Notes:
RNAcentral holds the sequence, with entries from SILVA. Predicted 3D model of a 1508-nucleotide RNA (small-subunit ribosomal RNA) from a metagenome. Model confidence (mean pLDDT): 83 of 100.
RNA sequence: GGUUUGAUCCUGGCUCAGAACGAACGCUGGCGGCGUGGCUAACCCAUGCAAGUUGCGUGCGAAAGCCGCAAGGCAAGUAGCACGGCGUAAGGGUGCGUAAUGUAUAGGUAACGUACCCCGAGCACGAGGAUAGUCCUCCGAAAGGAGGAGCAAUACUCGAUGAGACCACGGAGAGGCAUCUCUUUGAGGUCAAAGGGCGGGGAUCCGCAAGGACCUGUCGGCUCGGGCGCGGCCUAUAUUCCAUCAGCUAGUUGGUGAGGUAACGGCCCACCAAGGCUUCGACGGAUAGCCGGACUGAGAGGUCGACCGGCCACAUUGGCACUGAGACACUGGCCAGACUCCUACGGGAGGCUGCAGGGACGAAUAUUCCGCAAUGGGCGAAAGCCUGACGGAGCGACGCCGCGUGUGGGAGGAAGUCCUUCGGGAUGUAAACCACUGUCAGGGGUUACCAAGCGACCAUCUUUAACAAAGGUGGAAGUUGAGGGGCCCCAGAGGAAGCCACGGCUAACUUCGUGCCAGCAGCCGCGGUAAGACGAAGGUGGCGAGCGUUGUUCGGAAUCACUGGGCUUAAAGCGCACGUAGGCGGCCUGUUAAGUGUCUUGUGAAAUCCCUCGGCUUAACCGGGGAAUGGCUGGGCAUACUGGCAGGCUUGAGGCAGGUAGGGGCGCGAGGAACUCUUGGUGGAGCGGUGAAAUGCGUAGAUAUCAAGAGGAACGCCGGCGGUGAAGACGUCGCGCUAGGCCUGUCCUGACGCUGAGGUGCGAAAGCCAGGGGAGCAAACGGGAUUAGAUACCCCGGUAGUCCUGGCCGUAAACGAUGUCUACUAGAUUGGGGACUCUUUGACGGGCUCCUAGUCGAAGCGAAAGCGUUAAGUAGACCGCCUGGGUAGUACGGUCGCAAGGCUAAAACUCAAAGGAAUUGACGGGGGCUCACACAAGCGGUGGAGCAUGUUGCUUAAUUCGAUUCAACGCGAAGAACCUUAUCCUGGGCUUGACAUACUGGAGCCUCUACCUGGAAACAGGCUAGAGUUUCCCUUCGGGGUGUAAGCCAGCACAGGUGCUGCAUGGCUGUCGUCAGCUCGUGUCGUGAGAUGUCGGGUUAAGUCCCAUAACGAGCGAAACCCUUGUCGCUAGUUGCCAACGGGUCAUGCCGGGGACUCUAGCGAGACUGCCGGUGUCAAACCGGAGGAAGGUGGGGAUGACGUCAAGUCCUCAUGGCCUUUAUGCCCAGGGCUGCAAACGUGCUACAAUGGGUGGUACAAACCGACGCGAGACCGUAAGGUGGAGCAAACCGGAAAAAGCCGCCCCCAGUUCAGAUUGUGGUCUGCAACUCGACCACAUGAAGUCGGAAUCGCUAGUAAUCGCAGAUCAGCUACGCUGCGGUGAAUGAGUUCCUGAGCCUUGUACACACCGCCCGUCAAGUCAUGGGAGCUGGCAGCACCCGAAGUCGCCCCGUCACAGGGGUGCCGAAGGUGAGGUCGGUGACUGGGACUAAGUCGUAACAAGGUA
Repeated sequence: GGUUUGAUCCUGGCUCAGAACGAACGCUGGCGGCGUGGCUAACCCAUGCAAGUUGCGUGCGAAAGCCGCAAGGCAAGUAGCACGGCGUAAGGGUGCGUAAUGUAUAGGUAACGUACCCCGAGCACGAGGAUAGUCCUCCGAAAGGAGGAGCAAUACUCGAUGAGACCACGGAGAGGCAUCUCUUUGAGGUCAAAGGGCGGGGAUCCGCAAGGACCUGUCGGCUCGGGCGCGGCCUAUAUUCCAUCAGCUAGUUGGUGAGGUAACGGCCCACCAAGGCUUCGACGGAUAGCCGGACUGAGAGGUCGACCGGCCACAUUGGCACUGAGACACUGGCCAGACUCCUACGGGAGGCUGCAGGGACGAAUAUUCCGCAAUGGGCGAAAGCCUGACGGAGCGACGCCGCGUGUGGGAGGAAGUCCUUCGGGAUGUAAACCACUGUCAGGGGUUACCAAGCGACCAUCUUUAACAAAGGUGGAAGUUGAGGGGCCCCAGAGGAAGCCACGGCUAACUUCGUGCCAGCAGCCGCGGUAAGACGAAGGUGGCGAGCGUUGUUCGGAAUCACUGGGCUUAAAGCGCACGUAGGCGGCCUGUUAAGUGUCUUGUGAAAUCCCUCGGCUUAACCGGGGAAUGGCUGGGCAUACUGGCAGGCUUGAGGCAGGUAGGGGCGCGAGGAACUCUUGGUGGAGCGGUGAAAUGCGUAGAUAUCAAGAGGAACGCCGGCGGUGAAGACGUCGCGCUAGGCCUGUCCUGACGCUGAGGUGCGAAAGCCAGGGGAGCAAACGGGAUUAGAUACCCCGGUAGUCCUGGCCGUAAACGAUGUCUACUAGAUUGGGGACUCUUUGACGGGCUCCUAGUCGAAGCGAAAGCGUUAAGUAGACCGCCUGGGUAGUACGGUCGCAAGGCUAAAACUCAAAGGAAUUGACGGGGGCUCACACAAGCGGUGGAGCAUGUUGCUUAAUUCGAUUCAACGCGAAGAACCUUAUCCUGGGCUUGACAUACUGGAGCCUCUACCUGGAAACAGGCUAGAGUUUCCCUUCGGGGUGUAAGCCAGCACAGGUGCUGCAUGGCUGUCGUCAGCUCGUGUCGUGAGAUGUCGGGUUAAGUCCCAUAACGAGCGAAACCCUUGUCGCUAGUUGCCAACGGGUCAUGCCGGGGACUCUAGCGAGACUGCCGGUGUCAAACCGGAGGAAGGUGGGGAUGACGUCAAGUCCUCAUGGCCUUUAUGCCCAGGGCUGCAAACGUGCUACAAUGGGUGGUACAAACCGACGCGAGACCGUAAGGUGGAGCAAACCGGAAAAAGCCGCCCCCAGUUCAGAUUGUGGUCUGCAACUCGACCACAUGAAGUCGGAAUCGCUAGUAAUCGCAGAUCAGCUACGCUGCGGUGAAUGAGUUCCUGAGCCUUGUACACACCGCCCGUCAAGUCAUGGGAGCUGGCAGCACCCGAAGUCGCCCCGUCACAGGGGUGCCGAAGGUGAGGUCGGUGACUGGGACUAAGUCGUAACAAGGUA
């Protein structure tokens, strides 16, 4: 940073970006340098090598070969064997064991050792016996062994000497740290040796000689002292996790004595005592080598301990000792076990956790290399030998570092590829091409570098009697390289680039494919037909000989918080108190100097890290110097603070005295009301109970009522956010016992204090045990209801229990969800308790003060809500607790309990959240206010019938498609016989197409009409005939140009699609809703989402207006503006009108005229709460009234805010994408869309008398008419026909309005109601009425007698009722729709309820927003886990048995003495047996848990969630 939400703040987990690695895996791979490489099976190992050396300690002692005739000599006293010396305890490997017998740091050793080396002192005399080898004999397969003979030493033994050392005793002195130590001294005892090896020498001596003595050099030997270095032992401190390990311990703790060791010590043994360790974590379990350091981190920390260095441990497993200066010994020994090998079966051999290498294991880790040239080690006098230590090379991109794969130029930019809006853009100066360069690798040559060393010989110095010899220094011929390096030349851009990513975090984007598939994914999450998230491609980003992935560690994570967190509600205060350990602690003085400060000493190995300088061409790497190494340690000084010690003080704490309030506790006694029961009286049919009932009680007398009695429990009013108590809790009254508080006084003590792990006590209700008691109430249980069910809610009963006594339990939302104590930090106000004071006194009141219980609030705090002297503020002390959700307060273990159960308390697995507070919405069977034909009050309907029409369903070859709660269903469709019409069905036909544009080629001018054949037509084929001639320009009027034009045929691009997606879209529309709302700017408030404004009080139809106001303004809506209608005026009078005048007719504005009226259609006026009264806040407004044609928006219409429904429409149109292309396109014929068991919606007509029939008669408005309306007249019963006056219409026509009114008939019936259905005959339209038109006439005359549950419309010119017109249209299924007028009501003046809506408020676990969310059982699958009769394995101990090797002891044999042999005792490994402990594995069955788009049953929770 990402991720919980619609959004916000917080809490909180998960996750990412960084660095690192002894790594592994995938893809890729040019060179070099420096490093590094079995992390797993301390599993097993073939083969080779890894420790020897010394002839200057000693005994033996070849051969090949060469020379020589041979003997023989040289080889050679060489190789080799053996004795002896030194080494083999180092070096090298590994990390099993080990939580302390280890390690680190600092100390101690007055309790110790030390070969080789160095320094100092001294010494080395005499003698002896063996033995290996060797030779002979013998046993054995081998390994190996036995007997005899004989020889040597620097091997071994004895004796001497003793400066000295050691031992015991004595004297003197010094020191220290308790035991003691050191120096010196006296006398006593014990203890040495190799005078050997190798050289040199000349006098003297010995010797036949060789040679020796002697002198000298050198290497050795012995004794003592010291040193360096290396070790042993001891102490302090530090050193992982678990307390679900709390007690452990008999050599245990100490003492005395003896033994043992180099040395202290229970190290071992005998005896004695009973100690020792432990919450500062003993004992037990798990894990682990430790450190310097490494990685990470700002640091503090965290993690790790490969490579390098120090220490430890181990060497096939276990045990044991020997030798030695040193071992209990990696390549020594003995025994036991497992394993492997050899064997003649008798017996033997072996130990790679050395270097290579093999097998096995594993994700995984190298060559059976070269060399001792260098460094180092062992031996040697030395040369030298040995050295898998080491130096090098090889393999591995395993890591770090360096270099290269070319450099410069080169197009408005090739090709290819990708994208595209088709214009272009990208790859991209990239390539090609031109010019150049020459690293690395390759080939050839060269070199004086890595060499120091050794060293004949020379010089010089030392030693010496010496010029020998030896040694030191300098020079020097010669000589030593496993492996690497440097330089020169040649050639030629030639041999050398990949990997990952591209939705956000996170740098980098497009196309195609795919279609919840295939797949991706670190987290959030992508994929269900336009995927920047999958796969591919192009492009881009990052790194680069590497790049990614996986694993692990640290970081981020302040997410265990020392630095540096928290606990009211997010996880978290123990239910409360008392109190142990511990932690912390008032004022003053002195002392001490432990803590603390400062200076200093030693140490803190080297390497590493850091700084600096230097060496490799640079870097990595390496070298020199420095710094650092927070630590430990010795010493000096300081003394404020803390601590220790000593003394004092009074303010903290306590005591004392005087008052005082109280449901504080315990016991005993008393009381009244109510209740139930019992008895008696009165009384007589019900009572009781509920939403309504029933069960129940009652004529055997209930309920009711009166009286008397009995019983148990609880104590009304007072009573109160009033009192008391630590909390739980405590309530009638009186008495007794008893605890604490508060106030006042300031007499006493003198820090006696605070907190409190463990511990102890108290601790509601329920529950348990024993004994009582039992009125009422009441789990369980029974019954009655309710219900789909009702194991509930409601009702009638009712047992435990509730009460008392004694004993358990020990838990609660035991809550202020807030631990206890102390101090400090504004106030205001109220209640309770006390003291003082003011008013002369008192009541009352005021002031001040202490305690206590509340409310509101400053600062501050807090995520916010809120807290706020009763803190959640500011600080201090101590305790408890928390660390994501679930699993789970569960399992196991322990412990307590009679039981129920309590306390303590996990993990596997799983999720990407779970949460807190607040915000905006939505919702509520929450609340308030207010509207609406919402209900109510009315009128008329629907739902029943028949028919019409639409829909579903069914049917069908097809019954084309869409619309589906309101807001689909007389809807798209304002006209389906063909057409319409849709690939809806059957069949036939066409293929550049019915339609558009452009190109190429061809033929022939071209077009139209008619005709022939087939056919249902479309169409296909054919033939002749007839007719026609074009825009514009020119013209000589013939014609020419435009013109290869148009048109036709063929072809190529393309057309076409009512095919899909309304969930890709535009546009349009419906709906909430003509509801009053929806927003913005600035300001203000809030961390923020947001709020305010828009809330509140009035008012309105209205967010309409007014008042008020941290808001002030504004916009879209409302209103107004527009149309129409109602009144009047003005203007204008034709086709309209006709009052007055005139004319005319049977009659009529018919005519002349007229503009008065009606009317027409234009312009105006009018209505604004303007006026009056009242109410109201001096308001807005409302009520009533006047006037007026009209009165409070006059009626009606048009007008539809932000938005909602992924609402409807791809079939009006437009349009992205997909699909189709001789078909899903186009044409045609016929059929279908009209099919009919059934269901629904919308209508029409009725059921009749307010009616039907019939005759007569009156009054509209609006609209339509040329492919038209069609008058009068005539024909037909009628539909209609004939005919054609008039009319493009205020002129003519449609046109009759109907109900109404005036007469007559019908007389309550399936009718003179109703008209379905059917038959026959007609009319009209049309190419054509069979499927499938309307109308007319005659005949027929069905259901139906007012409609169940339910449901619709309407508040006035409305409902109801009556007709008229129009669109579409050839005709019509119109009873539909849209308009028009005629007649013309009833009811309401309310808001309880139903529905919907608005505002405010409240709750919320909802936000896809209640059609929401969500719980549990059951069923299915998967996973992990608990219990479990048991079965099985590991680990550590205990007891007993057996007892190898071996040390020690004893006995016997043996010896001069050792040695050796035999026997035996203690201890003692492995093994065996047994009882337990502990940790796993497995287990029929069983318990719960988690997870899993669409299973079952219910509805528990979230709203009053419908019983809070």